[in-house]
Context: one part of a larger RNA
Molecule: large-subunit ribosomal RNA, domain I
Organism: Planctomycetota bacterium
RNA sequence: GGUUUAUGGUGGAUGCCUAGGCGUCCAGAGCUGAUGAAGGACGUGGUUAAGCUGCGAAAAGCUUCGGUGAGUCGCUAAACAGACUUUGACCCGGAGAUGUCCGAAUCCGGAAACGGACUGGGGUAACCCCCAGUAUCCCGCAAGGGAGAGCAACGUGGGGAACUGAAACAUCUAAGUACCCACAGGAAAGGAAAGAAACCUCGAUCCCCCAAGUAGCGGCGAGCGAACGGGGGCCAGUCUAAACCAGUGUAGUGCCAAGGUGACGGCCGUUGCUGCAUUGGUGUCGUGGGACGUACGGAUGUGUCCGUUGACGCAUCAAGGAGUUACAAAUCUUCAAUCUAGUCGAAUGGUAUGGAAAGGCCAGCCGCAGAGGGUGACAGCCCCUUAGGCGAAAGAUUCGGAGACUCCUGUACCCAUCCCAAGUAGCGCCAGACACGUGAAACCUGGUGUGAAUCCGCGGGGACCACCCCGUAAGACUAAGUACUCCUGGACGACCGAUAGCGUAAUAGUAGCGCGAGCGAAAGGUGAAAAGUACCCCUGUUAGGGGAGUGAAAUAGUACCUGAAACCAUAAACCU
Numbered sequence: 001g002g003u004u005u006a007u008g009g010u011g012g013a014u015g016c017c018u019a020g021g022c023g024u025c026c027a028g029a030g031c032u033g034a035u036g037a038a039g040g041a042c043g044u045g046g047u048u049a050a051g052c053u054g055c056g057a058a059a060a061g062c063u064u065c066g067g068u069g070a071g072u073c074g075c076u077a078a079a080c081a082g083a084c085u086u087u088g089a090c091c092c093g094g095a096g097a098u099g100u101c102c103g104a105a106u107c108c109g110g111a112a113a114c115g116g117a118c119u120g121g122g123g124u125a126a127c128c129c130c131c132a133g134u135a136u137c138c139c140g141c142a143a144g145g146g147a148g149a150g151c152a153a154c155g156u157g158g159g160g161a162a163c164u165g166a167a168a169c170a171u172c173u174a175a176g177u178a179c180c181c182a183c184a185g186g187a188a189a190g191g192a193a194a195g196a197a198a199c200c201u202c203g204a205u206c207c208c209c210c211a212a213g214u215a216g217c218g219g220c221g222a223g224c225g226a227a228c229g230g231g232g233g234c235c236a237g238u239c240u241a242a243a244c245c246a247g248u249g250u251a252g253u254g255c256c257a258a259g260g261u262g263a264c265g266g267c268c269g270u271u272g273c274u275g276c277a278u279u280g281g282u283g284u285c286g287u288g289g290g291a292c293g294u295a296c297g298g299a300u301g302u303g304u305c306c307g308u309u310g311a312c313g314c315a316u317c318a319a320g321g322a323g324u325u326a327c328a329a330a331u332c333u334u335c336a337a338u339c340u341a342g343u344c345g346a347a348u349g350g351u352a353u354g355g356a357a358a359g360g361c362c363a364g365c366c367g368c369a370g371a372g373g374g375u376g377a378c379a380g381c382c383c384c385u386u387a388g389g390c391g392a393a394a395g396a397u398u399c400g401g402a403g404a405c406u407c408c409u410g411u412a413c414c415c416a417u418c419c420c421a422a423g424u425a426g427c428g429c430c431a432g433a434c435a436c437g438u439g440a441a442a443c444c445u446g447g448u449g450u451g452a453a454u455c456c457g458c459g460g461g462g463a464c465c466a467c468c469c470c471g472u473a474a475g476a477c478u479a480a481g482u483a484c485u486c487c488u489g490g491a492c493g494a495c496c497g498a499u500a501g502c503g504u505a506a507u508a509g510u511a512g513c514g515c516g517a518g519c520g521a522a523a524g525g526u527g528a529a530a531a532g533u534a535c536c537c538c539u540g541u542u543a544g545g546g547g548a549g550u551g552a553a554a555u556a557g558u559a560c561c562u563g564a565a566a567c568c569a570u571a572a573a574c575c576u
Base pairs, nucleotide, nucleotide: 001575002574003573004572005571006570007569008568009567015561016525017524020496021495022493023492024491025490026489027488028487029485030484031150032149039102040101041100042056043055044054046080047079050076051075052074062096063095064094065093066092067091071084072083073082107116108115109114117134118133119132120131121130122129123128136147137146138145139144154185155183156182157181158180159179165172169219195202196201206233207232208231209230210229216224217223237477238476239475240421244281245280246279247278248277249276250275251274252273253272257270258271259268260267262309263308264307265306266305286455288420289419290418291417293413294412295411296410298317299316300315301314302313303312304311319409320408321407322406323405331404332403333402334401335400336398337397338396339395340394342390343389344388348363349362350361351360364381365380366370372384373383374382426450427449428448429447430446431445432444436462457472458471459470460469461468512519513518532560535547536546537545538544
């Protein structure tokens, strides 16, 4: 120096555990904000210095209404002092009050949490202090009303890459992706055919499965990639513009008139007609529809310049229908259900071992409850629960029911006349978007130029033409099915178990790093219970240790479960 064995130290692997994560499903909720949000700063406790939580100068809280029922004054974190409490505290839930300063921040300024004003009111002898108000934009004559900002994903729209792939690269791809911006909703978007088909027909939109990796597109490379049709989910349809009628306003015209209800007779005198604007009625479609015209239309009352007769209008009732998510719109009552605290809830004892019984043995019981968790080892019957029931003063929800309430009103014929969305459709040029890269390139959208028709019209059926068929553009609204999960509740897992699982099981987006955008940790376990070692001793020592004591155990002593290896030491044997 080495090898082996043993005993220790160091170290923190492994095993076991879980307070925290991850994922899926079901249900709920799907918004908050000038009544000042989200997020912060600073404060706030009897002893409170720090962090967390709560709260706001009324500051770990105030009032009230319910629940519960014996203790309580949040956590790290014990203790002292002092309080509260069966006249119901603490705690849990509903409603309310207070709510500094910053922040959209909104009186002005500003390097956020600060500085400085004005107007009105109040206080003071005065300095000065207190209260309320004073931003911008939009609508409106005004009174007054609204907006602004935040928010995980989902949505629509406006912009819009590159790496990459093509084994290079330019068309192409990646991809209308990432990203930026605007805006909205609980969903959004879309939506009631100028559709799709094929000579048969279907019948708004949305989503899923198939059709189908098909037809196609494509430096026909890489790649991109439908539709028809079929099967499902869910279902819902409507309102305007115009023609026509009436009212009002305005301009022109009209006094020989026109008109005032059809006929007859009277009477009236700008009430007329035309254009424009506006309001109300009517009307909404593709077997074209509507207007206009004609005919028939429950009962009562009433009106028309007057009389007779007829006609028409209006109101009420009846009959029928409908409704608050579109189709017009507001509210209330009642019942029911659900949510925001809770509550009732069956059935076991003995015995030996052991520190401890829930395990063993013996003998029982309950079960609409033998899910789960806890209790000194493994508990249906010890505790919390569980199956199954019950419950709300207050607030909330219902795309639940009913009622009040509110709204609406027909049929046929005729087809002569009128209407049926204009700088639109179409066409030329240029783009975009369609699975479709200019192609034979339709259809759709935009820019630019030109520029129709009104049903004997117009568009489409993938250049274009004819026949045929389908539809009816140039206005608008619309639930459901669908997408997502910052958030709430529940359930589950051939998910993790502390180098795993979220970055965070813990004062974690903390400590720390960076000028900044931003980056970003480590760190769990005594024991059943602190019973956390009274007392004595060694020592320079609040270090460490030896006794003693607690405990089942202290080689469980807070550097604490188990305690591997590397590494270090001691002892013994052996090798050189």